[in-house]
RNA sequence: GCUUGAUAAAGCUAAACCUGCCGCGAGGCAGGGGCGGAAAGCCACGGAUCUUAUCUUCCUACUCCUCGUAAGAUAGCCGGGCUGCCAAA
Numbered sequence: 001g002c003u004u005g006a007u008a009a010a011g012c013u014a015a016a017c018c019u020g021c022c023g024c025g026a027g028g029c030a031g032g033g034g035c036g037g038a039a040a041g042c043c044a045c046g047g048a049u050c051u052u053a054u055c056u057u058c059c060u061a062c063u064c065c066u067c068g069u070a071a072g073a074u075a076g077c078c079g080g081g082c083u084g085c086c087a088a089a
Stems, first nucleotide, its partner, number of pairs: 004087002012037002017032006035076001041082003045079003048074007
């Protein structure tokens, strides 16, 4: 250095749920909480899921759904990219 990840050590993070604030919403932030995590650190690039709005088609007409489009959310859904702590075998 690479691989790997201990019933090690120093630290880190924080699911559900509760409270407050922000957002139309998915959700986010803060406090409590602790299910978990070796990248659960960062990046929406590919896929996926979700939210809001909406065009067209179909239809006698209307509404809803799907598809499409636009703008978003999830990095603790999967993959990919970048970076990083510890170090027994």

c-di-GMP-I riboswitch aptamer from a Geobacteraceae bacterium, 89 nucleotides, folded computationally. Taxonomically the source falls in Geobacteraceae (Bacteria, Pseudomonadati, Thermodesulfobacteriota, Desulfuromonadia). Its mean pLDDT, the model's own confidence on a scale to 100, is 83. It matches the Rfam family "c-di-GMP-I riboswitch aptamer". Rfam links the family to the GO term cyclic-di-GMP binding. The sequence was found by an Rfam model in a public genome assembly.